[in-house]
RNA sequence: CCGGCCGAGAGGCGCUGCAACGGAUCCCCGCCGUGAUGUGGGAUCCGCCACGCUCGGCCGCCGGCUUGCUGAUGCAAGGGCGCCUCCUGAGA
Numbered sequence: 001c002c003g004g005c006c007g008a009g010a011g012g013c014g015c016u017g018c019a020a021c022g023g024a025u026c027c028c029c030g031c032c033g034u035g036a037u038g039u040g041g042g043a044u045c046c047g048c049c050a051c052g053c054u055c056g057g058c059c060g061c062c063g064g065c066u067u068g069c070u071g072a073u074g075c076a077a078g079g080g081c082g083c084c085u086c087c088u089g090a091g092a
Base pairs, nucleotide, nucleotide: 002060003059004058005057006056007055008054009053010085011084012083013082014081015080018052021047022046023045024044025043026042027041028040029038051078
């Protein structure tokens, strides 16, 4: 770095919906050539869907470094729309 698990990012309800996922239908893969009839690719429709993101811990894998250990102090940023609750604030 990548993958998996766990935790955190104060909560709730409603709406729409991209990707992913599931289903249906259709199309492509004819000869030579060719990995290609399968757990393949594409299109359309339906369903589902607003933590899919970030940070931390652990595990696995590959690579790099030796920029280690301890203590103190401090600490996130984002996440469509509407409404509500909570927290801070004299209020905005």
A computed fold for a 92-nucleotide RNA from Paractinoplanes durhamensis, annotated as SAH (S-adenosyl-L-homocysteine) riboswitch aptamer. The model forms 100% of the base pairs in the Rfam consensus. It was read from a public genome assembly, where an Rfam model found it. Rfam family: SAH (S-adenosyl-L-homocysteine) riboswitch aptamer. Gene Ontology terms of the family: S-adenosylhomocysteine metabolic process and regulation of gene expression. Taxonomically the source falls in Paractinoplanes (Bacteria, Bacillati, Actinomycetota, Actinomycetes).